[in-house]
RNA sequence: CAUCUAGAGGGGUGGAGGGACUGGCCCAGUGAAGCCCCGGCAACCAUCUUCGAGCCAUCGGUUCGAGGGCAGGUGCCAACUCCAGCAGGCCGUGCGGUUGAUGGCCUGGAAGAUG
Numbered sequence: 001c002a003u004c005u006a007g008a009g010g011g012g013u014g015g016a017g018g019g020a021c022u023g024g025c026c027c028a029g030u031g032a033a034g035c036c037c038c039g040g041c042a043a044c045c046a047u048c049u050u051c052g053a054g055c056c057a058u059c060g061g062u063u064c065g066a067g068g069g070c071a072g073g074u075g076c077c078a079a080c081u082c083c084a085g086c087a088g089g090c091c092g093u094g095c096g097g098u099u100g101a102u103g104g105c106c107u108g109g110a111a112g113a114u115g
Stems, first nucleotide, its partner, number of pairs: 001115004009038005017027003021085004039077003044073002047069010081111001086108008095100001
């Protein structure tokens, strides 16, 4: 800096945790994490290719943009990044008598993840 509402799981081993953190809410002895094997998803990088534009000054090279193919390098394969967390806006609930509580939706941010 870009993306994060899409997509994709079986076996073995292991033996109680896991979903980053906090609060929820979930997953888990019908077997968690970790490790191994096999499989799958997809287009960030690499690679091939098409179109458009620019440049070099040529039977080509290169840069940018858009599209397509491809699984080599990463990544990923419960739940929207599982939801919320901070700020603002809109609508509602109930207590109460003005400051707050609480629910829903929207926008932006923070944090996190991957490249």

Predicted 3D model of a 115-nucleotide RNA (SAM riboswitch aptamer (S box leader)) from a soil metagenome.
Rfam family: SAM riboswitch aptamer (S box leader). Rfam describes the family as follows. The SAM riboswitch is found upstream of a number of genes which code for proteins involved in methionine or cysteine biosynthesis in Gram-positive bacteria. The SAM riboswitch acts at the level of transcription termination control. The predicted structure consists of a complex stem-loop region followed by a single stem loop terminator region. An alternative and mutually exclusive form involves bases in the 3' segment of helix 1 with those in the 5' region of helix 5 to form a structure termed the anti-terminator form.